[in-house]
Context: one part of a larger RNA
RNA sequence: GGACGAACGCUGGCGGCGUGCCUAACACAUGCAAGUCGAACGGAGCACUUCUGUGCUUAGUGGCGAACGGGUGAGUAGCGCGAGAGAAACCUGCCUUUCAGUGGGGGACAACUGUUGGAAACGACUGCUAAUACCACAUAAUGUUAUUUAGGGGCAUCCCUGAAUAACCAAAUCUUUAUGUGCUGAAAAAUGGUCUCGCAUCUGAUUAACUAGUUGGUGAUGUAACGGCUCACCAAGGCAACGAUCACUAACCCGACUAACAGGAUGAACGGUCACAUUGUGACUGAGAUACUGCCCACACUCCUACGGGAGGCAGCAGUGGGGAAUAUUGGGCAAUGGGGGAAACCCUGACCCAGCAACGCCGCGUGAAGGAAGAAGACCUUCGGGUUGUAAACUUCUUUUAUCAGCGGGGAAGAAAGUGACGGUACCUGGAGAAAAAGCCCCGGCUAACUACGUGCCAGCAGCCGCGGUAAUACGUAGGUGGCAAGCGUUGUCC
Numbered sequence: 001g002g003a004c005g006a007a008c009g010c011u012g013g014c015g016g017c018g019u020g021c022c023u024a025a026c027a028c029a030u031g032c033a034a035g036u037c038g039a040a041c042g043g044a045g046c047a048c049u050u051c052u053g054u055g056c057u058u059a060g061u062g063g064c065g066a067a068c069g070g071g072u073g074a075g076u077a078g079c080g081c082g083a084g085a086g087a088a089a090c091c092u093g094c095c096u097u098u099c100a101g102u103g104g105g106g107g108a109c110a111a112c113u114g115u116u117g118g119a120a121a122c123g124a125c126u127g128c129u130a131a132u133a134c135c136a137c138a139u140a141a142u143g144u145u146a147u148u149u150a151g152g153g154g155c156a157u158c159c160c161u162g163a164a165u166a167a168c169c170a171a172a173u174c175u176u177u178a179u180g181u182g183c184u185g186a187a188a189a190a191u192g193g194u195c196u197c198g199c200a201u202c203u204g205a206u207u208a209a210c211u212a213g214u215u216g217g218u219g220a221u222g223u224a225a226c227g228g229c230u231c232a233c234c235a236a237g238g239c240a241a242c243g244a245u246c247a248c249u250a251a252c253c254c255g256a257c258u259a260a261c262a263g264g265a266u267g268a269a270c271g272g273u274c275a276c277a278u279u280g281u282g283a284c285u286g287a288g289a290u291a292c293u294g295c296c297c298a299c300a301c302u303c304c305u306a307c308g309g310g311a312g313g314c315a316g317c318a319g320u321g322g323g324g325a326a327u328a329u330u331g332g333g334c335a336a337u338g339g340g341g342g343a344a345a346c347c348c349u350g351a352c353c354c355a356g357c358a359a360c361g362c363c364g365c366g367u368g369a370a371g372g373a374a375g376a377a378g379a380c381c382u383u384c385g386g387g388u389u390g391u392a393a394a395c396u397u398c399u400u401u402u403a404u405c406a407g408c409g410g411g412g413a414a415g416a417a418a419g420u421g422a423c424g425g426u427a428c429c430u431g432g433a434g435a436a437a438a439a440g441c442c443c444c445g446g447c448u449a450a451c452u453a454c455g456u457g458c459c460a461g462c463a464g465c466c467g468c469g470g471u472a473a474u475a476c477g478u479a480g481g482u483g484g485c486a487a488g489c490g491u492u493g494u495c496c
Stems, first nucleotide, its partner, number of pairs: 001496004006492005013365006019358002021323001026321003030318003035064003040061002043058006071276003080201001082199001084197004090193002096188007103137001105135002112127001114125004143168011174180001175178001203247002210238002214236007251273003255266001257264002279298002282295001301312004329355001331354003337351001338349004368398004378389004402437001404432004409428001415423001440485003444481001445466003451480005461468002
């Protein structure tokens, strides 16, 4: 000098765009943050009715979603991340393309009825019922498995294409009746994921040895899949001064900061990956989770209780307490973008878009402009002549940005393709008044731009370094003046 998610002191006019718990991954009152579909299903209630139907609502069954989106950085020195290869060892709901099919049956369980337990949370029993819920049957290949076989290829295991035989496996309807929407099997593509490997990734040797499923083999279990992933048996290996193990610290990266470069330091916001969801553990469901607002168990904590037993998890958005030098509203809207459901209308969406608060940062504008004296007054200095403040003021003539006032101006400039505007009667436009409502902070011994007077007298004090102050202090305090930056200025902290 530059930078900052900054804080503190003094000061503070406006606008635009950004940013805003870095500390206690501390504890949380309250509200909201994930629903949707009646064109899957049987009921119930309400309204209408041509009297057998129509419309609306939805507790339950069922489907899809809830694994996304949003938060945080505790853990993690790891194939976690980064960039690069590989999978001839793998999975993939919804979407797209192609091929084939969608036949005929059955038995239940909610809701509901009745009885009943409990303070509650929540149950128990009996009876009835529907389905795109559940079950078996038929059909069966380019599917799966087994056997036999032909051709081609490669990268060790092997891979691809074809043929034959046998066994096994499927389905669901609905409506407003259509080239509809679903459903089932198969093939491909895409998307998303999973796994493996070489390289790279902080400090410490005042950490030198570490390891028993440990290292490898055979066989099996398990998995979507490879693998000591797990198990049985066998062998005795494996790693390490090219730093194993242990300990400390730490999410990683694209980037952003600084620097002429090399490098150093960093990982707020935006974007990618990972991990976590009070702490610890486990599985279920599912295409996908070992699942933030799902389940089971245990600990701690909080709350309710009729003492028998129950309920809860803001590191979602606001908000509260606490901690701290320090960090915002219990706001508006789904209008846009995007997401979930639905055939659609539409519903939901604290994602998101906006508004509010904060000079926290960057950028822009303003606080007036021109004229105006050999130069008012005041103040300060003085060699008492005068000098400085200083064209500065007054005064004259203008202007009205911004702020302010008014407007039966403005869906209109844009954000909006036909419709739809939270922002917002906002931006913008027109008109009015009046220089009116708007300047501070730090410094002035040298480094370092800028000096005098008074007070003080090694005192009070200053100070980044050198240092200053003990009676003429340009270094302390005040005043006048000067210099610098400016809605900021200085200090502190951290990095280069």
Description
Small-subunit ribosomal RNA, 5' domain from an uncultured bacterium, 496 nucleotides, folded computationally. It matches the Rfam family "Bacterial small subunit ribosomal RNA".